[in-house]
RNA sequence: AAUUCGCCCUUAGAGUUUGAUCCUGGCUCAGGAUGAACGCUGGCGGCGUGCCUAACACAUGCAAGUCGAGCGAAGCAUACAGGAGGAAGUUUUCGGAUGGAAUCCUGUAUGACUGAGCGGCGGACGGGUGAGUAACGCGUGGGUAACCUGCCUUAUACAGGGGGAUAACAGUUAGAAAUGACUGCUAAUACCGCAUAAGCGCACAGGGGCGCAUGCCCCGGUGUGAAAAACUCCGGUGGUAUAUGAUGGACCCGCGUCUGAUUAGCCAGUUGGCAGGGUAAAGGCCCACCAAGGCGACGAUCGGUAGCCGGACUGAGAGGUUGAACGGCCACAUUGGGACUGAGACACGGCCCAGACUCCUACGGGAGGCAGCAGUGGGGGAUAUUGCACAAUGGGGGAAACCCUGAUGCAGCAACGCCGCGUGAGUGACGAAGGUCUUCGGAUUGUAAAACUCUGUUCUUGGUGAAGAUAAUGACGGUAGCCAAGGAGAAAGCUCCGGCUAACUACGUGCCAGCAGCCGCGGUAAUACGUAGGGAGCGAGCGUUGUCCGGAAUUACUGGGUGUAAAGGGUGCGUAGGCGGCCUUGCAAGUCAGGCGUGAAAACCAUGGGCUCAACCCGUGGACUGCGUUUGAAACUGUGAGGCUUGAGUGAAGUAGAGGUAGGCGGAAUUCCCGGUGUAGCGGUGAAAUGCGUAGAGAUCGGGAGGAACACCAGUGGCGAAGGCGGCCUACUGGGCUUUAACUGACGCUGAGGCACGAAAGCAUGGGUAGCAAACAGGAUUAGAUACCCUGGUAGUCCAUGCCGUAAACGAUGAUUACUAGGUGUGGGGGGUCUGACCCCCUCCGUGCCGGAGUUAACACAAUAAGUAAUCCACCUGGGGAGUACGUUCGCAAGAAUGAAACUCAAAGGAAUUGACGGGGACCCGCACAAGCGGUGGAGCAUGUGGUUUAAUUCGAAGCAACGCGAAGAACCUUACCAGGCCUUGACAUUCGGCCGACCGGGCGCGUAAGGCGCCUUUCCUUUGGGACGGCCGAGACAGGUGGUGCAUGGUUGUCGUCAGCUCGUGUCGUGAGAUGUUGGGUUAAGUCCCGCAACGAGCGCAACCCCUGCCCGCAGUAGCCAGCAUGCAAAGAUGGGGACUCUGCGGGGACUGCCGGGGACAACCCGGAGGAAGGCGGGGAUGACGUCAAAUCAUCAUGCCCCUUAUGGCCUGGGCUACACACGUGCUACAAUGGCGCAACAGAGGGAGGCGAAGCCGCGAGGCGGAGCGAACCCCAGAAAUGGCGUCUCAGUUCGGACUGCAGUCUGCAACUCGACUGCACGAAGCUGGAAUCGCUAGUAAUCGCGGAACAGAAUGCCGCGGUGAAUACGUUCCCGGGUCUUGCACACACCGCCCGUCA
Repeated sequence: AAUUCGCCCUUAGAGUUUGAUCCUGGCUCAGGAUGAACGCUGGCGGCGUGCCUAACACAUGCAAGUCGAGCGAAGCAUACAGGAGGAAGUUUUCGGAUGGAAUCCUGUAUGACUGAGCGGCGGACGGGUGAGUAACGCGUGGGUAACCUGCCUUAUACAGGGGGAUAACAGUUAGAAAUGACUGCUAAUACCGCAUAAGCGCACAGGGGCGCAUGCCCCGGUGUGAAAAACUCCGGUGGUAUAUGAUGGACCCGCGUCUGAUUAGCCAGUUGGCAGGGUAAAGGCCCACCAAGGCGACGAUCGGUAGCCGGACUGAGAGGUUGAACGGCCACAUUGGGACUGAGACACGGCCCAGACUCCUACGGGAGGCAGCAGUGGGGGAUAUUGCACAAUGGGGGAAACCCUGAUGCAGCAACGCCGCGUGAGUGACGAAGGUCUUCGGAUUGUAAAACUCUGUUCUUGGUGAAGAUAAUGACGGUAGCCAAGGAGAAAGCUCCGGCUAACUACGUGCCAGCAGCCGCGGUAAUACGUAGGGAGCGAGCGUUGUCCGGAAUUACUGGGUGUAAAGGGUGCGUAGGCGGCCUUGCAAGUCAGGCGUGAAAACCAUGGGCUCAACCCGUGGACUGCGUUUGAAACUGUGAGGCUUGAGUGAAGUAGAGGUAGGCGGAAUUCCCGGUGUAGCGGUGAAAUGCGUAGAGAUCGGGAGGAACACCAGUGGCGAAGGCGGCCUACUGGGCUUUAACUGACGCUGAGGCACGAAAGCAUGGGUAGCAAACAGGAUUAGAUACCCUGGUAGUCCAUGCCGUAAACGAUGAUUACUAGGUGUGGGGGGUCUGACCCCCUCCGUGCCGGAGUUAACACAAUAAGUAAUCCACCUGGGGAGUACGUUCGCAAGAAUGAAACUCAAAGGAAUUGACGGGGACCCGCACAAGCGGUGGAGCAUGUGGUUUAAUUCGAAGCAACGCGAAGAACCUUACCAGGCCUUGACAUUCGGCCGACCGGGCGCGUAAGGCGCCUUUCCUUUGGGACGGCCGAGACAGGUGGUGCAUGGUUGUCGUCAGCUCGUGUCGUGAGAUGUUGGGUUAAGUCCCGCAACGAGCGCAACCCCUGCCCGCAGUAGCCAGCAUGCAAAGAUGGGGACUCUGCGGGGACUGCCGGGGACAACCCGGAGGAAGGCGGGGAUGACGUCAAAUCAUCAUGCCCCUUAUGGCCUGGGCUACACACGUGCUACAAUGGCGCAACAGAGGGAGGCGAAGCCGCGAGGCGGAGCGAACCCCAGAAAUGGCGUCUCAGUUCGGACUGCAGUCUGCAACUCGACUGCACGAAGCUGGAAUCGCUAGUAAUCGCGGAACAGAAUGCCGCGGUGAAUACGUUCCCGGGUCUUGCACACACCGCCCGUCA
């Protein structure tokens, strides 16, 4: 804050657009759920759940039978009777007699059954599925005075007496079979008449009562109609009729129930009536006739989708999604249709017909229906056993026993879900080993393990053993549970660790492999990939995927918006609809309150109980926010009645106006035509050309024609709804405003559809056409120029009529009403004051500006609201695709209106901020331009670079800011490169063991050298063990690397730039990024200073402090100086002395706008002047803010990581870095007379011991010999040169210029071949001032002249310094370049070398 009357309760967010910010807005995540599936893993138990897809097809078995107390017949057994039969036994005279069994037949009776049939009841329940259905199908509440109901209950009455058949069966017969046909026999609780009728139905007339319209109920009368079955154990069971109850059903109605208008009209039995039929029953349910209705913008019809609900999931709730399991209803049963039977069906395991399919067949014909339980195939990501039992619960039949029951109860399979338990507990540090990391010290895994002690849930074995079951009966099941024993034994995984989001390191990989929910990771140091260690989370599970809700206030009822982010219709009139002024009164639809009924059970919530707990189950209560009914209330809304005048309208009196339409008139201008004058151009542009013109243009004068538009007035002035309207006059006509208060009496507001108007362009027909001007043509511009510019020019622009219907139709702001500070203009009207048309005051309507509260994301709006409220309409819901496609409507067409999706992105956007940028603006600065002087670019050479070459031409530097740069100096060395030869603990450091005694150094031999081999020489201390030191040998640790990465780094440096800037604290402003200060007015070299100011202060920069230089002073005075005083030389501060001067060293002074005048704001400061060596920073140097350029450097050095380790290390010889068609940079020398050559002066600053080296001598010279002096104000390098004077040369490739070359030399050095410098003689190239372009410099500067130094053996035209001579010019800031401040625009922020569009690949 939402919510609520108020309180309590309840309500959680995050990442991602930007350099940063606020907002809008989408995407994504964290939560919960699941009939799930997939991946990895898997110990136990309980309770649940398990084809969501093909309502696809089904092998096999089972799922609905039962009754013999309804019936007949058959079979079986027993008994009896009869008949046939004649055995064993007995006896015998052997002939027989007796005997009567087994067996068979018939009949009767009894018994328990069996299967078929007639008959009864049940197969309409139970079980399955969700195809169809948008419907009275479902939900909810009602109605039936319009209905039915087997079995069951209650009540009453009754059951008398007959008849004829028919299955079964037998025989014959058809057929392969299924199935029949015919003949004959028979029974019943099967079937059919008759009798009876309390009561019932129907018809008719009467009486009474009632209701809700039709009507209903009761009473009694007449006529008429319809019943029954027996069985029996004698207890009963069953039957018929009527009525009642209960149960179950049927029909009707109100309300609710998905989506599409790119479905707007639908309907002929359709809507209604009457008569009839039909039904259990109302009804067009059906039919004949009559009428012409019925439904629809409150969405009919049509299309799509869908079983509905209790509930389930989610949610704070409101809602959203869903309808598995359980429960209620509906629908269906291979597809479609139909009826039969029956209480009940138009019937899952019934019938008939038709279709498809499957099977059998003798081909003629038949059989079948798993969306019952299992199961099979198929489909699919995916879903179980062809189990046990009727023990329980329930169902059917039966009197019952009992039978049947894939309903059900159980078991099996599946982590599919929920719940519970376990996989051990205690002690245990050497903090074990191993692993990982490491800064190598350690840290961590980790009390974790081991080890010791213990326990026994689960487990195993054995024993016992339920409840479920009222007497019996137990599938589950020897199950649950209990007892005993055993032994830690058998039981942990999965995901994640960049942020969101809890959890970090190493290695591998190197924009690869891969990850990813979003943002995004990966291009050599990846907490983001893969692996490992460690960690986090959950845990018999954990992740992923799909789906739903949430978060999402992101469809906003609760609870959003529309000026610029998406969004106000172009404007008005107006229909439906929505909303509506004041007073009185009635009603009670909405509203509010109470009662009653209902809101099934289950579920949910609370509470209690039962399984050891929980899940689960049971009881009780609540709730189910709804609907109906009834009784009240009457404020508000509604409605009826009555009234009112303030809203609205009418009247009356005035008034302003480019309001509209039609007709007429006018002048200016352009063009054209005619004529006159007149002559060579005109026109046009940045500049031109095309064009016009000697056939007379343009210019000018006069006359005429025609069309279009109306200068000045003219004004953020006026009018209109908007579009729009502008000369004048006339006619017709719409609206507004003011005043008045006569009339009406809410007549109002808005307005979906609808109708009308609607700029420009365009279309149609007919006119008109001066100017202008798409298209087009030509000329220019340009790389091109289908453009901008120019010359022409047609539609069109104009008129009439008709279409079109769109615009940045904008105030990007819908209409109406009310309210809410002011100030100041302007247009129209009224009033007051007043002499007044002046001024002033008040007021209504319009039109502007400024501004407060308030609002807003901000910008801004602010009485003409974007404020506060109310009503109505329109519109929006991420960007692109797209205002596109399809469909429809409109249009002659162009096109307009309506208006998607696939796919794709993680943004697209608004406002504001800071920068950067602009061929934006303002101001300012800089040798930036300009003004000057001298160069470079042309030549030769030097040097660096590129390129090329090469065994190597080592490497680095790359616009300014690389290129005489690293390099203050490559013959070897340097040296990093190349070739060849050699070494492997190494040239160098630390450490261990052994041997030796020296090592170093010196000498010698082989060898190109290194390396290798050999010869000679040579210790110290000591406790006598050894040690120090060194060499050699050996062993690993390690050394070494100018190898890579300057984009891993430190340090150092360059650059913007010695530019004047860059920041902070506190305060203030802003939601914030940020702003202010730091902007403004002046001024400065300066963010320097002054003034002002919501700022006040401060820091780093500027300046100053430091050094050199310029003047003076003081002190000091050698190796410097010498004026004065002496000495002295050929010359000389050479000497004694001196400090005056120069100079040197030290220390002071001096310059501060201090003084004067003027300007300025009485400021800062500026201009001028005086004085002064110096004047406004005196000149020069050192000094480089925050930062930028991933600037440069891993090759100065240091350093992380990577790489090499008999080599990418080390040593050596030789070569290379010096190459050479060429290109560039930087320089030197010149091209000459301001000169060349030959003869004579004047510095400063430096250096010198491995050094500078004098004099003297030699050499033409480089130089040599020599060695004085000097560690230096002493000596040396050392001669300065330009300059000056004189002479010569006389404009030429020269007495210019000196390259190149030849010869001869000098010097350094181990060594000048590759490859040094210098000297002499000779040779004497290019070059006669340099194209485009470009560099430096503002005063002791440029230019010019020489001198010195560093490094160095030697080797400058380079570099760093020094002095000598010594200019020109600056109007000025338009332009080029760079920079600073303010401002403006911005789609840039890697910041214009940006961003971005199109085409092509």
This is a predicted structure of a 1401-nucleotide RNA (small-subunit ribosomal RNA) from an uncultured bacterium. The RNAcentral record of the sequence draws on ENA and SILVA. Its Rfam family is "Bacterial small subunit ribosomal RNA".